This is a predicted structure of a 1671-nucleotide part of an RNA (large-subunit ribosomal RNA, half A) from Mycoplasma testudineum. The coordinates come from a structure-prediction model, not an experiment, and the mean pLDDT is 82. NCBI's taxonomy places the organism under Bacteria, Mollicutes, Mycoplasmatales, Mycoplasmataceae, Mycoplasma. Its Rfam family is "Bacterial large subunit ribosomal RNA".

[in-house]
Context: one part of a larger RNA
RNA sequence: AGUUUGUAGUGGAUGCCUUGGGUCUGGAAGUCGAAGAAGGACGUGAUUACCUGCGAUAAGCUUUGUCUAGUUGGAAAUAAACUAUGAGACAGAGAUCUCCGAAUGGGGAAACCCAGUGCGAUUAAUCUUGCAUUACUACCUUGUGAAUAUAUAGCAAGGAAAGAGACAUACGUUGUGAAUUGAAACAUCUUAGUAGCAACAGGAAAAGAAAAUAAAUAAUGAUUCCGUCAGUAGCGGCGAGCGAACGCGGAAGAGCCCAAACCAAUUUAUUGGGGUUGUAGGACUGCUUACACGGAGUUACAAAAUUAAUGUAUAGAAGAACAAGUUGGGAAGCUUGGACAUAGAGGGUGAUAUCCCCGUAUUCGAAAUGCAUUAAUCUCUUAGCAGUAUCCUGAGUAGGGCGGGGCACGUGAAACCCUGUCUGAAUCCGCCGGGACCACCCGGUAAGGCUAAAUACUAACCAGACACCGAUAGUGAACUAGUACCGUGAGGGAAAGGUGAAAAGAACCCCGGAAGGGGAGUGAAAUAGAAUCUGAAACUACUUACUUACAAUUAGUCAGAGCGCGUUAAUGCGUGAUGGCGUACAUCUUGCAGUAUGGACCGGCGAGUUAUAUUAUCAUGCGAGGCUAAGUGGAGAAAAGCGGAGCCGUAGAGAAAUCGAGUCUUAAUAGGGCGAAUGAGUAUGAUGGUAUAGACCCGAAACCAGGUGAUCUAUUCAUGAGCAGGCUGAAGCUUAGGUAAAACUAAGUGGAGGGCCGAACCGUAGUACGCUGAAAAGUGCCCGGAUGACUUGUGAAUAGCGGUGAAAUUCCAAUCGAACCUGGAGAUAGCUGGUUCUCCUCGAAAUAGCUUUAGGGCUAGCGUGUGAUGUUAAACUUUGGUGGUAGAGCACUGAAUAUGGAAUGGCGGCGCCUAGCUGUACUGACUAUAAUCAAACUCCGAAUACCAUUGUGAAUUGUCAUGCAGUCGGAACAUCGGUGAUAACGUCGAUGCUCGCGAGGGAAACAACCCAGAUCGUCAGCUAAGGUCCCAAAAUUAUGUUAAGUGAGAAAAGUUGUUGGAUUUCUUAAACAACUAGGAGGUUGGCUUAGAAGCAGCCACCCUUUAAAGAGUGCGUAAUAGCUCACUAGUCAAGAAAACCAGCGCUGAAAAUGUAACGGGACUAAACAUAAUACCGAAGCUACGGGUUUAAUAAGUUUUUAUUAAGCGUUAGAGGAGCGUUCUUAUCUGCAAUGAAGCUAAACCGUGAGGAUUAGUGGAGCGUUAAGAAGUGAGAAUGCCGGUAUGAGUAACGAUUGAGAGUGAGAAUCUCUCACGCCUAUUGGGGAAGGUUUCCUGGGCUAGGUUCGUCCACCCAGGGUUAGUCGGGACCUAAGACGAGGCCGAAAGGAGUAGUCGAUGGACAACAGGUUAAUAUUCCUGUACUUUCGAUAACAGUGAUGGAGUGACGGAGAAGGAUAACUUUACCAGUUAAUGGAUUCUGGAGUAAAUAAAUAGUGGUCAAUGUAGGCAAAUCCGCAUUGUAUAACCGUGAUUUAUGACGCAUAGCGAAAGGCAACAAGUAGCGAAUUAAGUGAUUUCAUGCUUCCAAGAAAAGCUUCUAAACUUAUGUUAUAGGAACCCGUACCGAGAACGGACACACGUCCCCAAGAUGAGUAUUCUAAGGCGAGC
Repeated sequence: AGUUUGUAGUGGAUGCCUUGGGUCUGGAAGUCGAAGAAGGACGUGAUUACCUGCGAUAAGCUUUGUCUAGUUGGAAAUAAACUAUGAGACAGAGAUCUCCGAAUGGGGAAACCCAGUGCGAUUAAUCUUGCAUUACUACCUUGUGAAUAUAUAGCAAGGAAAGAGACAUACGUUGUGAAUUGAAACAUCUUAGUAGCAACAGGAAAAGAAAAUAAAUAAUGAUUCCGUCAGUAGCGGCGAGCGAACGCGGAAGAGCCCAAACCAAUUUAUUGGGGUUGUAGGACUGCUUACACGGAGUUACAAAAUUAAUGUAUAGAAGAACAAGUUGGGAAGCUUGGACAUAGAGGGUGAUAUCCCCGUAUUCGAAAUGCAUUAAUCUCUUAGCAGUAUCCUGAGUAGGGCGGGGCACGUGAAACCCUGUCUGAAUCCGCCGGGACCACCCGGUAAGGCUAAAUACUAACCAGACACCGAUAGUGAACUAGUACCGUGAGGGAAAGGUGAAAAGAACCCCGGAAGGGGAGUGAAAUAGAAUCUGAAACUACUUACUUACAAUUAGUCAGAGCGCGUUAAUGCGUGAUGGCGUACAUCUUGCAGUAUGGACCGGCGAGUUAUAUUAUCAUGCGAGGCUAAGUGGAGAAAAGCGGAGCCGUAGAGAAAUCGAGUCUUAAUAGGGCGAAUGAGUAUGAUGGUAUAGACCCGAAACCAGGUGAUCUAUUCAUGAGCAGGCUGAAGCUUAGGUAAAACUAAGUGGAGGGCCGAACCGUAGUACGCUGAAAAGUGCCCGGAUGACUUGUGAAUAGCGGUGAAAUUCCAAUCGAACCUGGAGAUAGCUGGUUCUCCUCGAAAUAGCUUUAGGGCUAGCGUGUGAUGUUAAACUUUGGUGGUAGAGCACUGAAUAUGGAAUGGCGGCGCCUAGCUGUACUGACUAUAAUCAAACUCCGAAUACCAUUGUGAAUUGUCAUGCAGUCGGAACAUCGGUGAUAACGUCGAUGCUCGCGAGGGAAACAACCCAGAUCGUCAGCUAAGGUCCCAAAAUUAUGUUAAGUGAGAAAAGUUGUUGGAUUUCUUAAACAACUAGGAGGUUGGCUUAGAAGCAGCCACCCUUUAAAGAGUGCGUAAUAGCUCACUAGUCAAGAAAACCAGCGCUGAAAAUGUAACGGGACUAAACAUAAUACCGAAGCUACGGGUUUAAUAAGUUUUUAUUAAGCGUUAGAGGAGCGUUCUUAUCUGCAAUGAAGCUAAACCGUGAGGAUUAGUGGAGCGUUAAGAAGUGAGAAUGCCGGUAUGAGUAACGAUUGAGAGUGAGAAUCUCUCACGCCUAUUGGGGAAGGUUUCCUGGGCUAGGUUCGUCCACCCAGGGUUAGUCGGGACCUAAGACGAGGCCGAAAGGAGUAGUCGAUGGACAACAGGUUAAUAUUCCUGUACUUUCGAUAACAGUGAUGGAGUGACGGAGAAGGAUAACUUUACCAGUUAAUGGAUUCUGGAGUAAAUAAAUAGUGGUCAAUGUAGGCAAAUCCGCAUUGUAUAACCGUGAUUUAUGACGCAUAGCGAAAGGCAACAAGUAGCGAAUUAAGUGAUUUCAUGCUUCCAAGAAAAGCUUCUAAACUUAUGUUAUAGGAACCCGUACCGAGAACGGACACACGUCCCCAAGAUGAGUAUUCUAAGGCGAGC
C1' cells in the first nucleotide's frame, strides 16, 4: 500500500412528524376615503433589539353584555402591581388617535421647514405658546361688474360635508392597439381585437320590451345564460385556417316612463294637467257612468318612515357512560368484567382512549348593533262607448355618393349595423324590414329614456372537504421573508423546521487562560447534551485477517496452493502466491479503447402528461335498434328516478329536382356506373395511434409592448475655480535721423500670441513588467498639450423606431450595428444534448419516386401484432422459349499500318500556248496482298440471367384486410462496368457476401478477410479455417531446392551465384587459358597541312613477302620515335566456347525516440517445393441434463399436465408477461414498547426486476390479499441543489528595520525607551462632497484583520456633537423645474402665462485666550458687533408690491505701496559651570476683533431755474440753460499708530495632598526679554490702472422720490433695559472610515505652503509634523 472486518468522525440522505402551503365547496360579503383612506414614519413597556398591540389617554381609556379565578402579549427572569366591590379574556357601542400620505394654508429632498386670520395663555412690550381655520375644480346662491348701451366675461363672498385618492395583478364596458408565431419562405390572411397601455363603473356589468324572427294562404313574441343544431351553411393567396344562424330542449322571467298634439299657470325661462301606440294610437267632438270590506307599494313603474313580533349574524350555556389486573419510565396496549350512544366526527393526554380532558349528537341563549320576513301604522292611485273633418306621433334624422370599420361573411351578386366626408327625404293614402334588385304578400312602427332574475369573478371573512404536498416537496416565504443580499434605478431575490413525556438544560470536583474535555448528577434513554430525533453515502482516521519490496495491472474474470475464520450448515466465508483470457460506460456514427463528445465523487431532485375530438382493438350492457345533453331531483359537491331536444345506425342513386331496392346516364325498354340481393349497431370504460392545445424535457440569436436610466460617458446651458517659473518681443507710442509732405531708418518704450521651454493639471505615441494582476486597463521609464477650440467643481437639459457625436459604428452606469428591466412567453428551433425497472417472441433500413429537396418530409419497399385464405412463395429438377452481352470478326459504319498498281486530279516542260504530248525525290481517290482496332461497328455468338412449365421433398412460405412502426448519412471485400491517371480506405451503378444489428476460432494485435451463426449447464467426444522446435494445444515426418537469415517488403535493369533442361560450334590432325617468339615491305598511300610518317581531318583501303602481320585495335610524339592488339608459331595436355529455357538466389534498396519490414526466442530448417499419415484446434457438430416459445397428439378440464417435433444472436422497431414505489377502497388472515418504519450486516429463496428471515441500531407506527389511481423506477442532459475530495500543505500573503524593558497563559507583530530609516507642493495641517458613530473611556478575543495578537476602524457596555454673529433656512434671483386660469391633444397627457421653487452666485452681525477622555469663532473669561421690542427724551412728512439710481460684473498685462513670512543682529533665559571671567551651544523674542486717529494711493464737481420723458404722481432720475469748483471739499482705502492689554500667552524654574511604591506631574504655581536692518510674496490696496476684441448674469438688498393712506400714526437719533427661532456641528476626508466586491500600488473639488540649493510649487537634502506599509 491492496482487499476485507470492526469502531469512530464528518455529513445530513432516509424514515416518521407538521405549526405551513395547494385546490375546491357552501355561506356571508363585494368596498374604504376631505368625518382625512390604503400604506407608512416616529413613538409607546420598570428593564425592551425584533414581532404583535396601541397613539402623547400610546401592549392601552369608558360603557353594555358574556364568562369565572386568576392576571400584567410572543417570551423567560426579577421587581412592582391588579383581582369575588368580578381582574384578565371574549363580544357590541363609544373616546383618544403624533407626523407623512389624495394631503388640501405656502413650500419641500415623504414623515420636514415657514406662514396668515380669529379667540386665548404669558410678558412692561417683543419673543414664545394653545385651540380653531385658510388648497383647487365643478355646481348653487348673493353681490359687484369691462371693452360695450342692455348684457356677458371677470372678480368677491357664502354654501350639511359634490369630486380628487386607494384597491381584488379577478370579473365588466369603452378608447387605443403590437410582435414573436402559423402558412414548413412571404406580402392578403393567421397569431388577435390577444398581450400591453389608458379611462370609467358596479356588486355584478353589459343587453333589454321589436321600424324583431320567420314563413310562403304556418307561426313565435324583450334581454341574458346553458345544451343542441354543427365543425353544418358559409368565408378563405378557396392556402393555412376562420366559422354562424333559424329552429328545438332548458335556467330565469316583468314590464314601464317621457317628447308631441290639446288645456292651464307664468317671472317668457319653464312648470302642472293630459298622453304614450300598430287590429294603429292619442288629441279633438259627442254620449254613458263612478271611489269599494278596490288595487298597488319602498328594485324600474311615485316616495318618506315608525313600531311590534319572529328568525338570523356578531360573545356564550347545558351536554351521557370505567374499573381492576398485567408489562412498562409512562397504558390509552394486553387480559378480565362493565357502561353510554340522536354522542363510535376530530384533537389532546408520558405508546393505539366512545366512557380521562376539549369537544361531538341534541337542546338553550343577547344589554347593544346590523340584516331578513310578517303585521300594523303609513303612502300612492282610479272608467268605457261611438265618430273620423282637423291636429300630433322623436330631422341635418332615414336614405344616397366616396373612404373605412363591424357582422362567421377578406368587396364579393353583399343585404343588415356604425360613420370620417359631401349631400339629403316622407309624415299614416306615411315609413322600415324579410341577404343585390323589382312586384305581390307578410312582419313591424326608427331617429328619447329606465328596467330585477337567470350569467361572470373572489383579495378579505366564517365553516368544511381532499385516492393534493410533507421541509431540494408544498406559496418565493412552515423560521426576524418580499427579509438578508445585489442593482443609480425600474427590478431581481435566497438559505434556514424536529432535545425530552417533563428542562428534570448537567449543582459539585478535576485538567485547561479559554474553548473543550473527564467524573458526578438528571432522565426510560445523554452515541437524546443544546452543532441536540433517526443519522445512509462520498470523504477522513484508527483497527482485524490475508496479501505485497524483480514488478508493468481498463484492475475484472476463470483456474488455484497457502493462511485465517467458523455460517441463514451450505459442494461455507475472508484473503489470494501463481497461471490463462481480457483496450471502461453512455452518446453520435459506415465505423470508436479511441488522441470524437459527456460525466471529479456521493446523496437528493430531474423528461410521453392532461383535456377535448376522432380512429382501431379489447371488455361490459342493450340490440334493428342504442344512447341521452343541458336541466331537474335530493339532508348531501352523492345516487336513483325524470328529461328523447339531439346524435349514430337501420337505403341507395343522382350535380340537382327527384325517384327508391333501385337509381343515374340516354331518344332508348339497349349497354354501362354505383347499389340491393349477402342486415349490426350503439353507449361507456381500458389500451395503441392521430388532430388541436407549450404536448417528452432542457437550450437560442432575435421580434414586439410598457417602463427605468445622462451619479459613467457624449454634447449643451447656468454659476464658480485652476494654470510654479523662465523665454521671445507683434501692433501702437516716444525720441532722433529723413521727406515738400509722406514713406522709410535707428534707438527706446510697449507687452501681442489657438507663440516657445517647462512643473501642477489634462493626455497616452513607444517600451518593459503585469496578464488565476496590487488593478475587470494598472505600474516603471520615456513622451504630447500646458492662456486655450484649455482643464475642472456644483446644479441642470437631451432617452432607445431615441439621444449625443471636431465622425471612431464613438458614447449613452464594467452592457451598444441599436441600453437596461418587466411582460407577450413555456416565442420558434426541419438543429444539438438527455429520456430512469425486468424477462420472453419476432426483427429491419440506409433504396425508388416527388419535394426551394438533398443532415427534413410524404407515398411505396423492407419489420411487427391480429384476422382471413389454405400450397399459392423460394430452392432443386424436366421441358420449352426470349435475347445480341462476354468472346470473336471486319461483311456494314468508322479508325488505322506496310507494299504494289494507279488517274479522270495537282505541279513543271513542250506545244500555234489550242488539241494534246511528256516529265516527276509531289499528292494518292480507287484497287490488290498482308496484318489490325471499336461503349454509341456486327457476317457471327455463348455461359449465366429472365419467362413459362413438369416433378420432388419439407415447410406458416405466399396473398388479402387491418392496428402500430422504424428506415431515406451506410461500409469494406470479391466480380462486372462508368468516372478518375485501368491513382486513392476516391466516386457512381450492378451482382454477391459480411459488418451494420454478430459473440466464438484463425489472420501477432486488426467492424467489413477465412472458418463458423452464442437458449442455459458439464474438468465429455469429433471436426472447420488454421496449425503441430520453445513462448503455445498438437510431427524436431519424408524427398528435393535455397546459403541470400532469401524466408521475414519493392520495379525497370543487371548478374561468369547456383540447380535442372534442351540446342549449336571447336577439340589428341592438340581445342580453351597461360608463357616464349614474331607482328614485315611498297609507304611518310594520296590530299590537306608549318608538320600529318598506321593512329588531327578527307578520299581510297590495293599489291608483295610470309607460319602470320590492318594503307592498322588502343596508348603515345610538334612530327617522328616507343609500347600494344588483331593475326601466327612453339611449350602444355582434355575438354572448351556461345547463345537459349526453367527453379531458387544476388544487386538495384536512403529517414527521422529504439532493434522495429518472422509476433518474439531462435531457426540452415523450425525456409521454400512436393507427398503421405497422425494429431491439435471454435460458443460449429455430438453426448447428458435443465428452461422457454410454437405446433401436433393424448389425457383432463376452473386453472392444466404429459409426450413428440422444430425453434430460442440481435440495433431501430412491433408484440406479450411481470417486479417494485406513493396514495385510496374493503373488519382483507393482520403486526407493533415482549419494539413499527428507516438504517447496518449476513454464507437464504427466485430465470430476472426482486422477496424473506435473523442479529444490531432505532423509538412509533406498518403490512398481507383483491381491486383502483399515479408527481411511479436515473449513471450520463458542459443537468439543478447540497456535501466532500484531488490539485496541496503547493501558489500566494498587495512598496525595508534592529535592540532592550513592560504587560500577559502566550509577544517578530501590543505599550514604552533607544538606535536606524522614509515622506517635505507631501505620507504635514485645515475644509466640501460622501460615509454615518467609524469619535472617547472601560472591558473582551469565538468570528473579521491575508501571519500573530494581550492590539484594532472588530465585539460588548457606557459616554460624547452646546452658536443672534460659522454653514443653511426664516432674504434674492440664474440655468432649469413645477405651473392657477387659458391653449392643444383618442385617453394617459403636452407645451406654457401670472406665479412658486431652484446655488455653483448676490445680501448678511465675533475676536483672542482658556477648558474636556471625547465639543468648541458654539462652553467659560475678557472685549465687541447686528436685528428687534416696549419705555423715556429730542427732532421730523412718514409712506409702495410703483418710479429712479446703485447693486452690476470680460480677458490679458505692467508698475507701485503695504503686509504675512523668512534671515541676520542687538536683547532675555538656560547651558558651557563641582559657578572668576570670556566663550560655546540650545531655546525664546507672541498677542485678535472692535473703536479712534493718521496715511501710500485712488475716485468724484456742486448749485439754481425750466421741463410735453420715466404707463399715475414726484421735491427723485433724465434732458436743457445758467453759474461754480480742482493744494479746497466729499468719498474710498491697504496699512500704520494708540486703545483693546495693569489682560492673555510663553522659554525657563517648579511643588504639595494622597499613595507601600510606581505615580500624582513637568500638573498647580512663579514667570524674563519684547530693538534694528535686510529679503519679500501667487496675499492686499484693486470690482483700481493700462490695453484688447470675442464686448463680458439676474433679482433682492441699499439710497432716493412721490401715490393711496395716515398725522398721539410713522420715521430718525440718543439713553437704560429686554428679546434673539429651526437644522448642521462627533470622527474620517484617504496607500484602512469616500467610489472601486477587499484594511485594493487606481480615482476624487478647494485652502495653507518653513530652511539650504535654485528662475522655480523643478531637483536633491532637511525642519515642524507624520510614518516604518499586518507574515